[in-house]
RNA sequence: GGAGUUGGCCAGACAGUCGCCGCCCGACCACGUCCGCGUGGCCGAGCGGAGGAAAGUCCGGGCUCCAUAGGGCAGGGUGCCAGGUAACACCUGGGCGGCGUGAGCCGAUGGAAAGCGCCACAGAAAAUAUACCGCCAGAUCCGAAAUGACUGGUAAGGGUGAAAUGGUGCGGUAAGAGCGCACCGCACGGCUGGCAACAUCCGUGGCACGGCAAGCCCCACCUGGAGUAAGGCCAAAUAGAGGAACGAUGGUGUGGCCCGCACUGUUCCUGGGUAGGCCGCCAGAGGUUCGCGGUGACGCGGGCCCUAGAUGAAUGACUGUCCGCGACAGAACCCGGCUUAACGGCCAACUCCUUUU
Numbered sequence: 001g002g003a004g005u006u007g008g009c010c011a012g013a014c015a016g017u018c019g020c021c022g023c024c025c026g027a028c029c030a031c032g033u034c035c036g037c038g039u040g041g042c043c044g045a046g047c048g049g050a051g052g053a054a055a056g057u058c059c060g061g062g063c064u065c066c067a068u069a070g071g072g073c074a075g076g077g078u079g080c081c082a083g084g085u086a087a088c089a090c091c092u093g094g095g096c097g098g099c100g101u102g103a104g105c106c107g108a109u110g111g112a113a114a115g116c117g118c119c120a121c122a123g124a125a126a127a128u129a130u131a132c133c134g135c136c137a138g139a140u141c142c143g144a145a146a147u148g149a150c151u152g153g154u155a156a157g158g159g160u161g162a163a164a165u166g167g168u169g170c171g172g173u174a175a176g177a178g179c180g181c182a183c184c185g186c187a188c189g190g191c192u193g194g195c196a197a198c199a200u201c202c203g204u205g206g207c208a209c210g211g212c213a214a215g216c217c218c219c220a221c222c223u224g225g226a227g228u229a230a231g232g233c234c235a236a237a238u239a240g241a242g243g244a245a246c247g248a249u250g251g252u253g254u255g256g257c258c259c260g261c262a263c264u265g266u267u268c269c270u271g272g273g274u275a276g277g278c279c280g281c282c283a284g285a286g287g288u289u290c291g292c293g294g295u296g297a298c299g300c301g302g303g304c305c306c307u308a309g310a311u312g313a314a315u316g317a318c319u320g321u322c323c324g325c326g327a328c329a330g331a332a333c334c335c336g337g338c339u340u341a342a343c344g345g346c347c348a349a350c351u352c353c354u355u356u357u
Base pairs, nucleotide, nucleotide: 001353002352003351004350005349006348007347008346009345010344012322013321014320015319016318017317018316020049021048022047023046025044026043028041029040030039031038032037051328055339056338058337059336060335061334062333063227064226065225066224070259071258072257073256075223076222077221078220079219080094081093082092083091084090095109096107097106098105099104110218111217115216116215117212118211119210127165132158133157134154135153136152137151138150140149141148166184167183168182169181170180171179185207186205187204188203189202190201192199193198231279232278233277234276241270242269243268244267245266246265250264251263252262253261286305287304288303289302290301291300292299293298323326
C1' cells in the first nucleotide's frame, strides 16, 4: 500500500414561520357545588412526541378470559454436550463434520444389524445386487496355424452412473482377488484425559451389510385453548318477540377422543333495539452508568433517569444554509428473539499478499 474477516455506533444537520397529538400550569366564560372544587368551552406559556428493523406474523412469554379445572391418549414441537434466560426452535461456550492459505463461516448435528419403503435414466448389476468390454486356462470341436465355438476360473483393468461394496503399496497367482502382509479404514474391547459430547493410545479380528429418517418409523425431552375486535365498567334503547328440532339413559362447558368434575338446558330459523363514553394503554422480565464475578452469554450490587399512547387513526407544509446528497421504511397491548429489506458514514480488533527499512 492492497485485499479480506468479525463486532459495535449513527440513520441527513442547523435556523425561522405556520400547523397536529399528549401531559401540566395560568387567565377568561358557562353550569353545578358539601364553597374545598368539579365539568365543559376558548386563549396563552412550558415539557414531550415512530424504528434498527416499527416489516414478516415465524417462535417464546407477560397479561385477560374459558374456569371450580385434574388425568390420559392421539396430535404437535425440539433433537450432539454443558451453560444462560421469565421462556424459547433464541443466545454463549465446547465436541464432531464440511468450506476457506488464514482471520473465520456453515451444519434439519440422536438411531439405518427393530421393521416397512425409495434410489429415475444409464448400466451386466443399485442391497439376499453382478459379468457388457475384458484377463487366464483347457485334456473338447473346425482348422496347417491363428482365430472362432464350447467348458472352467475371474472381478484387479475399462465402460455406465450421484453412488458399483473397503483404500494405497508389496508379495503371490495360469490370470486375479484381504488370497497373505504393512499402513489407513471398519467392528468389538480396554487404560487415561474431560462434568459431558468426545479424544489420544493400546489390544483382538481379514472384517463387508451402500445412501436416504428435510420418507414412515424408533428413542429422549417438552406441550390446554382463544386472543386487546382479549376482557371490564358506565350510560342509552328495545320485542325477557315468534317458530322448529333434540331433551335427564339427555344436553352444555375455548382444537379432537376418553375418564373425571361442575351446571341444568342446547342448537337452528325469522324479526326488533343499541353500536356512545371510560378503563385495559404503558413505571417496565425498563433504560443508562460504574464496580465485582465469569472464557462468554450473563449475574450481583451502587448511582442517575422516565422516554408516543393515536382511535378513518397525531410530527405536516414552506423558506434559507450546510453536506456523507438522504436508502429500507410509520407504533396501535407489551416484552425477549429470529428472518427479510436497505443509501451511505464512523470506530475497534484480527487475517493474508506485496514493497521498503
This is a predicted structure of a 357-nucleotide RNA (Bacterial RNase P class A) from Sulfuricaulis sp.
The model forms 98% of the base pairs in the Rfam consensus.
It matches the Rfam family "Bacterial RNase P class A". By type it is a ribozyme.
The gene name in the source record is rnpB.
The RNAcentral record of the sequence draws on ENA.